[in-house]
Context: one part of a larger RNA
RNA sequence: CUGGGCGUAAAGCGCGCGUAGGCGGUUAGUUAAGUCGGAUGUGAAAGCCCUGGGCUCAACCUGGGAACUGCAUUCGAUACUGGCUAACUAGAGUAUGAAAGAGGGAGGUAGAAUUCCAUGUGUAGCGGUGAAAUGCGUAGAUAUAUGGAGGAAUACCAGUGGCGAAGGCGGCCUCCUGGUUCAAUACUGACGCUGAGGUGCGAAAGCGUGGGGAUCAAACAGGAUUAGAUACCCUGGUAGUCCACGCCGUAAACGAUGUCUACUAGCCGUUGGGAGACUUGAUUUCUUAGUGGCGCAGCUAACGCAAUAAGUAGACCGCCUGGGGAGUACGGCCGCAAGGUUAAAACUC
Numbered sequence: 001c002u003g004g005g006c007g008u009a010a011a012g013c014g015c016g017c018g019u020a021g022g023c024g025g026u027u028a029g030u031u032a033a034g035u036c037g038g039a040u041g042u043g044a045a046a047g048c049c050c051u052g053g054g055c056u057c058a059a060c061c062u063g064g065g066a067a068c069u070g071c072a073u074u075c076g077a078u079a080c081u082g083g084c085u086a087a088c089u090a091g092a093g094u095a096u097g098a099a100a101g102a103g104g105g106a107g108g109u110a111g112a113a114u115u116c117c118a119u120g121u122g123u124a125g126c127g128g129u130g131a132a133a134u135g136c137g138u139a140g141a142u143a144u145a146u147g148g149a150g151g152a153a154u155a156c157c158a159g160u161g162g163c164g165a166a167g168g169c170g171g172c173c174u175c176c177u178g179g180u181u182c183a184a185u186a187c188u189g190a191c192g193c194u195g196a197g198g199u200g201c202g203a204a205a206g207c208g209u210g211g212g213g214a215u216c217a218a219a220c221a222g223g224a225u226u227a228g229a230u231a232c233c234c235u236g237g238u239a240g241u242c243c244a245c246g247c248c249g250u251a252a253a254c255g256a257u258g259u260c261u262a263c264u265a266g267c268c269g270u271u272g273g274g275a276g277a278c279u280u281g282a283u284u285u286c287u288u289a290g291u292g293g294c295g296c297a298g299c300u301a302a303c304g305c306a307a308u309a310a311g312u313a314g315a316c317c318g319c320c321u322g323g324g325g326a327g328u329a330c331g332g333c334c335g336c337a338a339g340g341u342u343a344a345a346a347c348u349c
Stems, first nucleotide, its partner, number of pairs: 003321004007303002012317001014201004021194003025088007033081002035077008049065006091191001092188004096183004103177007110154001115149007125136002162169002206247006216240001220236004258316006266294012278281001298305002322349003331342004
C1' cells in the first nucleotide's frame, strides 16, 4: 500500500464559491503515450526450486537446468483510456414569455401593547404568592379618562405553508438587488461534476468605538422557602438585549444523514406552474418543481429508511480506527481579549 466503515455504536468539515488535482456524454478519423503480443540484449556469482554426483548417511561440497515475475531497444495489435482533428445534441448554459415567495440591502410609515411624564376624576389600598413578605401608596398610589414622550416587537392572516447554500427570514409601502420554477421554440456545442490548499458567508453570547435604552434581564441587592438555599418562587436591578461601524468564528450550526448523476412497486395529502376532459363544479385527469404521511422490493445489529433512500451503482471530497488521559499540553497560525484552530505523549483500564 491493500481492509472495513461514517442516521442512533468512533466517524459528513456549519454552509457556499472556487485553484491545483481526480473523474467525465455521442459519432468518425488519426496517433500509438497508457494497454496487449513477439523478438533481441541484459537481468554477476552464491542462495531458493528441480535434477545428477562426492564425503559410509546427513549437514556440507559440487555439475547441469529452471527461475530471476524486471529494464532497455525494436517489430507489431488498436477494443478501451489518453493526445490531436472534425462533427453531434440527450449533460450544461443563453435568449423569449409567464409565475410564486417572511430571499437580501436601504429609506419611509401604521396600529395595538408595555413603561414613563403631565393633567382631570377618585380614595385606601395596590402588587405579589402555595401562603407570605420585601416593594409601591394619604407628599394621593392601584383603577379610570385625555394628552404627550420614547424604545422594541409586529396579534389575527399562519399552514409537517413559502423563500434562502447554510446561519436564517414575518405589519404595510417605495427604491435597489440575488436565486428558483414552468411553458414552447430558437441558439451555443461538453462549456460538465467534485474540490486538497485558498476565499467568502456564518445563530446566540462575548469584545472595541460611538449612539440608544421601552421591555426583558446574567451579575448584584432584598424578601421568602429550607437543616442549609451562594437555587427554584417574589420585589427590584446593571451589563446586555436595539442601531452604526469593526472584531470574534463557535452551537444538539441536526435530517445528529457531504455534493453531483442515473436507475428501482404503489397509495394519500399539500404549495407553485403548465396541459386536457366534460356533467362548467367545493369537479376531475395528466404532467412538472418543491414539501409531508404511509408502504413493496431491497437494505439495516435493531430501531427504522424506503424516488426528499439509510435501496442499486458511479465520480470526487471530508472523516473514523478501544475507554480514560484530551479536543488537553507543547509548538505554529489567528484574535484587543475571551479564546479559536491545528494537535500529541507518558501513564492507566